Background: Model confidence (mean pLDDT): 80 of 100. Lysine riboswitch aptamer from Salipaludibacillus agaradhaerens, 189 nucleotides, folded computationally. The model forms 98% of the base pairs in the Rfam consensus. Rfam family: Lysine riboswitch aptamer. Its family is annotated with lysine biosynthetic process in the Gene Ontology. The source organism's lineage runs through Bacteria, Bacillota, Caryophanales, Bacillaceae and Salipaludibacillus. RNAcentral holds the sequence, with entries from Rfam.

[in-house]
RNA sequence: AGUGAGUUUAGAGGUGCAAGCGUUCAUCAGUAGAUGACUGGAAGAGGAUGAGCUCUUAAGAAAGUCGUGGAAAGGGAAGCUUGCCGAAGCAGCAUUCGUCUCAUACCGAGUGUUGUUGGGUCUGUUAUUGAAUAAAUGCAGAACUGUCGUAUAGUUUUAUCACAAACUAUAUGGAGGGCUAUCUCACGC
Numbered sequence: 001a002g003u004g005a006g007u008u009u010a011g012a013g014g015u016g017c018a019a020g021c022g023u024u025c026a027u028c029a030g031u032a033g034a035u036g037a038c039u040g041g042a043a044g045a046g047g048a049u050g051a052g053c054u055c056u057u058a059a060g061a062a063a064g065u066c067g068u069g070g071a072a073a074g075g076g077a078a079g080c081u082u083g084c085c086g087a088a089g090c091a092g093c094a095u096u097c098g099u100c101u102c103a104u105a106c107c108g109a110g111u112g113u114u115g116u117u118g119g120g121u122c123u124g125u126u127a128u129u130g131a132a133u134a135a136a137u138g139c140a141g142a143a144c145u146g147u148c149g150u151a152u153a154g155u156u157u158u159a160u161c162a163c164a165a166a167c168u169a170u171a172u173g174g175a176g177g178g179c180u181a182u183c184u185c186a187c188g189c
Stems, first nucleotide, its partner, number of pairs: 002187005009181003014085001016084006023078003034068006043056004048104005088117011118145002121142004126138004147174011
């Protein structure tokens, strides 16, 4: 030279990842709720189901028709700010919170743990969530792209040849517990 280990430090992939904002815009939606008239004639509301509790209702419930007037949240796009490169996402399990109370289930938001995905794009009204053929996630496919290994070929470095190293192209394989550089320790020349 190098080999191995490490909670070293700093970086790279790029339509890169995530979060926040009393920001703007569209959608949500002429929907929900409110209100007037008519029909109607006993139920209805508190997210679903069951039980309980409370409330509205013959001074007219539910439902329907015609008018008046009419939102918001979640989700999305843009902008700005911040943190970063297992950034982050997804699934299982355990557990906490969210409804007037209890139980069950769904949904949403957290914590821990196990597993999995290198990355983004497009296609599939394919499944779930959702108002939605938006978007997100999962699954499948298609090329693209970064990284390392292997093989082949070429170029360069070298006084020459060979070897070796670097770079490029093609093919192929792997995975982020990775890769590059750097630091420390040990072994070793």